[in-house]
Context: one part of a larger RNA
Formats: sequence, C1' cells, structure tokens
RNA sequence: GAACGAACGCUGGCGGCGUGCUUAACACAUGCAAGUCGAACGAGAAAGUUUCUUCGGGAACGAGUACAGUGGCGCACGGGUGAGUAACACGUAGGAAUCUGCCCAACAGAGGGGGACAACCCGGAGAAAUCCGGGCUAAUACCGCAUACGCCCUAUUGGGGAAAGCGGGGGAUCUUCGGACCUCGCGCUGUUGGAGGAGCCUGCGUCGGAUUAGCUUGUUGGUGAGGUAAUGGCUCACCAAGGCUACGAUCCGUAGCUGGUCUGAGAGGAUGAUCAGCCACACUGGGACUGAGACACGGCCCAGACUCCUACGGGAGGCAGCAGUGGGGAAUAUUGCACAAUGGGCGAAAGCCUGAUGCAGCCAUACCGCGUGUGUGAAGAAGGCCUUCGGGUUGUAAAGCACUUUCGUUAGGGAAGAAAGGUGCGAGGUUAAUAACCUCGUACUGUGACGGUACCUAAAUAAGAAGCACCGGCUAACUCCGUGCCAGCAGCCGCGGUAAUACGGAGGGUGCAAGCGUUAAUC
Repeated sequence: GAACGAACGCUGGCGGCGUGCUUAACACAUGCAAGUCGAACGAGAAAGUUUCUUCGGGAACGAGUACAGUGGCGCACGGGUGAGUAACACGUAGGAAUCUGCCCAACAGAGGGGGACAACCCGGAGAAAUCCGGGCUAAUACCGCAUACGCCCUAUUGGGGAAAGCGGGGGAUCUUCGGACCUCGCGCUGUUGGAGGAGCCUGCGUCGGAUUAGCUUGUUGGUGAGGUAAUGGCUCACCAAGGCUACGAUCCGUAGCUGGUCUGAGAGGAUGAUCAGCCACACUGGGACUGAGACACGGCCCAGACUCCUACGGGAGGCAGCAGUGGGGAAUAUUGCACAAUGGGCGAAAGCCUGAUGCAGCCAUACCGCGUGUGUGAAGAAGGCCUUCGGGUUGUAAAGCACUUUCGUUAGGGAAGAAAGGUGCGAGGUUAAUAACCUCGUACUGUGACGGUACCUAAAUAAGAAGCACCGGCUAACUCCGUGCCAGCAGCCGCGGUAAUACGGAGGGUGCAAGCGUUAAUC
C1' cells in the first nucleotide's frame, strides 16, 4: 500500500447493488418448510337455507362437497451444515465387469379367470399413544391360467417368465338398453437402442511432525464357492508366504476438496464466506425395510444421553429447513408478503402445494453514485487567537444582495416485469366422420407479492443534511496556554525533570469525507 463475511470508538443526509453466527455439529417454546391425483377405487357427512309435517320427523339444495381409507406418483429433488474424512474424498486424464423411474425412438402385445384386505358396521382393551376380534365390499391393489418375435437359463435340446384399465366423441349394425363396435387421448406389459443420472476400477496431483522406524494375518496372492446391478478378500473354505516402507510405511496432529478469492510486475504466498461443481453428515451409535434410486434431515427398528406427557401400566420428540428463543461470543438480521414471475412435485387440464424462489424489513457491513448550495460581496465588520501593540490571522469566510432547487418533503400522473390461462372463429393433423382430441393462427377476455414502486410533472423554501483523524522525524500540516520525568504519549526512533511544534486544552493548519480512525489475521 492492498484487502475484509469483520469488530470497537466518535459521527451520520439520500439512493442503487451485494453481503450478514467466522464462536456452542450447544439446547430449543411456537408457526410454517411435501404433497398431489375423484379422468385408478369403494364409501360418504354436517352447519346452514328452502319446503312438507300427524310436531316425532321427512324431502330438496348444500354435495357426490368436506374429513378419512385403498391405490398411483412424489417424498432419494429442492433447502441446511462442514462434525467427520489426509481418503480414489476431491481435481484431472483414462478404463470395463454394471444399473437406470419419469423422457425420446423402434418392434411386439394388452385374452380369460379367482380369492382377499382397508374404509364402513358390530364388539372389546387402554388415561393416552394406539391396538385386538367378528362381519360386508371395490379397484390401474393382489394371485393363478393362456399367449410370448424378441428376453432369461441350459445347450443334443428342452425349460421359465407379462399386462389394466380410465376418460372424450360417434354414423351404420347388434343389444339383456348396461353396452358391444368404431375412433381419439392418457395409462399398462415385454424387448432393443438413446438421452440424462448413478455405482465401480486405475495413472498423476493434494498440509505438518522422524522428539513417530518399522507396519500388516483377510494381511498379500492363488483355486473354488457365496454375495452384489457389477469387478474385486467384498465374504467364506483350502493352499502358498507374501504385501508396504527412508522416493517416509505405520503412528500423531491439523483439515471438507475444487472452480475460484485476496495479494503480488511475475514467480509465488495466503485462503476456500457469498455463487457454482463434487463429497460427507442430519440428537449420538448401529441396522435394515420400501423403492428405479436411500441404508433415507422434516420414514422405520434397536441401544444411549437429554426434554416433555402420564391415571405410573406406558407413551411422545429431534430447527446443521425459514423465521424466532435461550446460551456462548468482540460480533452477525423479520416469529414479514406472495406464489405475480422463474423452477420443482402431482394432475388430461383447471388447479393445488412449494420459508425453493421472487420481494419487502433490519445493519454505513462492503462497493458505487449523489447531496449538504451557486455567484457576488472589504466597512477586510463583530467575536476568537496571536502580537515586536504597529498590526497579523480566522477571511470572501460570515452578514448583505442576486440566483438555482438535485436529494429530501407535499400533491398529481404513472410503466415494464404478463407470457400463459379461458371463450369464440379459422386452418392443418387424426378419423368412417363436419363429432371429439392435438397443433397453429386470430379476436375478445384476463392474472402483479413488490407497490401507486421505478419514472414524469408541479409547489414552497437555502430551506432538512459534516464529521473524524492527524500536525517532532519517517509524513502533508505551528503557535499560545496549562503541566513540570508528574499527568500522560508512543507504529519505530523516542517525548515529559519550568519557555514541550511530541503530554492536555485552545486558535490555526493538513488529510480523508458520510464517513474517519483503531484493532485482529493475510499478502
């Protein structure tokens, strides 16, 4: 000198745009953060309103709505944190023995049956959480059978294995009047390929310590088997006795890695906040289940510590999601608004959900921009300070006069961020079809949290807006008073013991400026 996720002291007008628990991976009250689908399925309220009434009640709407249940997809993404990890964890370059829901392309198929279990009803146990028994029932839930080009196993050839329907529309024909049938859309099954994703292996690179010198028995290799989606001591049996190490094994300490960031002319050094990629973790330790994918942050089981409820028998919980609380600390924000946009999940869609995200709030925390007025004005006013008492200086500074009105204040106007979606019409595709559906075009309609925001216009008035550090040398900037090796200053040299440009105050000056200084760590 630069730089900062900074803090502290003094001070503080506005805007834009970023950032904001670096410490206790400490403990957490409360609310929200993952649901959705009735076009897979069965069932199905109530309040209220209207109406009838024999005054007990019934009917219609509410409504096939709400709350639940079966089933499907999602919950493995998104969001957080950096404890662990010195490792194929990461970076880079390669590799072969693999899997892959949704998506894309292609081929083939979707025939015919069956028995249950929830919900519901009845009964029971319990304080609760919840659980048990009996009965009824549907499905794209479950299970056989048939078929299977290709698929899998075996190889003479044999053997094994699938499926599900739902919705819209319809001229003729048939009909038990439900539909069959045709067609379109979505979905389903098998197989192949792709895309994207994931797992595995390898070369090289990746902190300090030798006051850590030897380490290793599934250890190193082989054969066989098991296991896995897959290779492999991954596991097991047997066999051999290997393997690593001074080019630092092992052990100890420290640490998430990278793109990057800071600094520097560079080489290098330091660092890894925000943003992006990868990894690891989710109260601590262990385990598997489901699933295409997890050994799963807001799933399950066991153990432990802690907290809470309890009728003492037993139960419930996990903010390193967003806010917020206590605690720790020099120190770090709102229990905000909205799904309008972007993106995600589900859904045919409308839509619903989304503390992702978009915004707003707080903090001069960083960077950038603007303002705090401009011109004129010498009686060089008053006051202050200094003085050799003549004067000098503050100083055109103020006052006065003229002008302007950014920002702020008040009032008025007022975007873009909006494309979608819906309805009508038209064209094309599909089709037996002018219907339905899909695509495109066009007209109308129509959706904004921010927010009456950005921006524009007008009004009034210089009106509302300057501090901080320093002035011995380094280093730009000097005098007076007080103090008297005291009080104090100090980055280094060093000042202070009676005229201190070095302490404290004042006047003046210098530097930076909504900031200025100090401190910590870094180059």